The part of an RNA shown here (small-subunit ribosomal RNA, 5' domain) has 502 nucleotides and comes from a Chitinivibrionia bacterium. NCBI's taxonomy places the organism under Bacteria, Pseudomonadati, Fibrobacterota, Chitinivibrionia. The coordinates come from a structure-prediction model, not an experiment, and the mean pLDDT is 87.
Context: one part of a larger RNA
RNA sequence: GAGUGAACGCUAGCGGAGUGCUUAAUACAUGCAAGCCGAGCGGGCGUAGCAAUACGUCAGCGGCGCACGGGUGAGUAACACGUAAAUAACCUGCCUUUAAGUUUGGGAUAACAGUUCCAACGAACUGCUAAUACCGGAUGUGGCGUUUUUUCGGCAUCGGGAGGACGUUAAAGUAGUAAUACGCUUGAAGAUGGAUUUGCGGAACAUUAGUUAGUUGGUGAGGCAGUGGCUUACCAAGACGAUGAUGUUUAGCCGGCCUGAGAGGGUGAUCGGCCACAAUGGGACUGAGACACGGCCCAUACUCCUACGGGAGGCAGCAGUAAGGAAUAUUGCGCAAUGGAUGGAAGUCUGACGCAGCAACUCCGCGUGAUGGACGAAGGUCUUCGGAUUGUAAACAUCUUUUAUUUGCGAAGAAAAGUUAAGAUUGACGGUAGCAAAUGAAUAAGCUCCGGCUAAAUAUGUGCCAGCAGCCGCGGUAAUACAUAUGGAGCGAGCGUUACUC
Numbered sequence: 001g002a003g004u005g006a007a008c009g010c011u012a013g014c015g016g017a018g019u020g021c022u023u024a025a026u027a028c029a030u031g032c033a034a035g036c037c038g039a040g041c042g043g044g045c046g047u048a049g050c051a052a053u054a055c056g057u058c059a060g061c062g063g064c065g066c067a068c069g070g071g072u073g074a075g076u077a078a079c080a081c082g083u084a085a086a087u088a089a090c091c092u093g094c095c096u097u098u099a100a101g102u103u104u105g106g107g108a109u110a111a112c113a114g115u116u117c118c119a120a121c122g123a124a125c126u127g128c129u130a131a132u133a134c135c136g137g138a139u140g141u142g143g144c145g146u147u148u149u150u151u152c153g154g155c156a157u158c159g160g161g162a163g164g165a166c167g168u169u170a171a172a173g174u175a176g177u178a179a180u181a182c183g184c185u186u187g188a189a190g191a192u193g194g195a196u197u198u199g200c201g202g203a204a205c206a207u208u209a210g211u212u213a214g215u216u217g218g219u220g221a222g223g224c225a226g227u228g229g230c231u232u233a234c235c236a237a238g239a240c241g242a243u244g245a246u247g248u249u250u251a252g253c254c255g256g257c258c259u260g261a262g263a264g265g266g267u268g269a270u271c272g273g274c275c276a277c278a279a280u281g282g283g284a285c286u287g288a289g290a291c292a293c294g295g296c297c298c299a300u301a302c303u304c305c306u307a308c309g310g311g312a313g314g315c316a317g318c319a320g321u322a323a324g325g326a327a328u329a330u331u332g333c334g335c336a337a338u339g340g341a342u343g344g345a346a347g348u349c350u351g352a353c354g355c356a357g358c359a360a361c362u363c364c365g366c367g368u369g370a371u372g373g374a375c376g377a378a379g380g381u382c383u384u385c386g387g388a389u390u391g392u393a394a395a396c397a398u399c400u401u402u403u404a405u406u407u408g409c410g411a412a413g414a415a416a417a418g419u420u421a422a423g424a425u426u427g428a429c430g431g432u433a434g435c436a437a438a439u440g441a442a443u444a445a446g447c448u449c450c451g452g453c454u455a456a457a458u459a460u461g462u463g464c465c466a467g468c469a470g471c472c473g474c475g476g477u478a479a480u481a482c483a484u485a486u487g488g489a490g491c492g493a494g495c496g497u498u499a500c501u502c
Base pairs, nucleotide, nucleotide: 001502002501003500004499006498007497008496009495010494013366014365015364016363017362018361019359020358021324026322027321028320030319031318032317035064036063037062040061041060043058044057045056046055047054048053071277072276073275081201082200083199084198085197086196087195090194091193095190096189097188098187099186100185101184102183103137104136105135106134112127113126114125115124116123117122142169143168144167145166146165147164148163149162150161151160152159153158173182174181175180203249204248205247210240211239212238215237216236217235218234219233220232221231222230252274253273254272255271256267257266258265259264279300280299281298282297283296302313303312304311305310330356332355333354334353338352339350340349341348342347369399370398371397372396379390380389381388382387404439405438406437407436408435409434413429446491447490448489449488450487451472452471453470457486458485459484460483461482467474468473
């Protein structure tokens, strides 16, 4: 000098864009943050109707979603991350393309009704009923397995195509007058997402030198989507290490960000990618996908309820509270936009997101007036008492109106979707931004410094005192260094100080 997620002191007019618990991964009151579908299904209730029925709504069965989105950085020195490769060793719901199919039966069960137990959470028994729920049979383009014929290729294990035989293996309907639409089943390809493996790369300590028995390799078996000591039985005795194993300490990694001429050094807030975690530890279930933040089970600690038998809970989601701390915001508005879930759609849900509120925390922009004005007024300060300086500064005159206040007008962001079409409808922000007019210089300047480094000096007070100080150093009676005043210098809605980095 530059920088900061900063803090503290003094001061403070406005706007725009950003940013805002760096500490206790401490504990959490309250509300909200993941639902949707009646065009899969049977019911209950309500409304209309004499009724058939129609409409609405609700718990249940069923489907999809809840593995995304959002938070945090505790752990992790590791194929976690970055980069470049491999999978001839793998999986992939929804989506796209494409081939074929969508046949025939059956038995239950929740809801409901009744009975009973319980403080609560909740639970048992009996009876009834439906399905795109569940289970058989048929068919088999195909798929899978065994076997066989043939052909092409390669990268070591090997990979692909065509054909035969045998065995095995599917399905669900709904809406509509219909056309059709949405589905369902079995394949093939793609896309997307994931999984595994490998080369190289990026901390400290040798005052850590030896480490390792599933350890290193092999065979058989099991397991997995899949390779593999991943697991297991047996066999062998290996494997790693001064090119730093093992141990200990510290740490999420990267794109980036800061600094610097660069090389480097530092850093990893916001935004984006990846990873890990969800009170602590462990476990599996469901599922295309989890070993699952707002799912389940067990253990532990803590909090709460209890009729003492037993139960309930998890803000490192958004707000908010307490505590800690030098220190960090509203228990706001809206789904109008973008995106997500669901639905045929209307729509519903969405603390993602879009906005608003608070904070000079940062950056950028604007303003606090402009021009004229000498008798250089008064006052202040200094003085060699002549004057000098404050100073065109003020007053005064003329002008302007950014800003401010008031009044009026008033957006873009919105185009879709639905409807046969035309048309119409949809804005949280917000009566905001902006535009026009009126009024009137009117509403708006501070902070630090002035011995040298370092731009800027005099007077008075004090007298090694009180004090200053980044370094050198000032102060013991004429202090340009302390304090005050006047003047000056610098920056300016900021200015200084402290902390940290280069």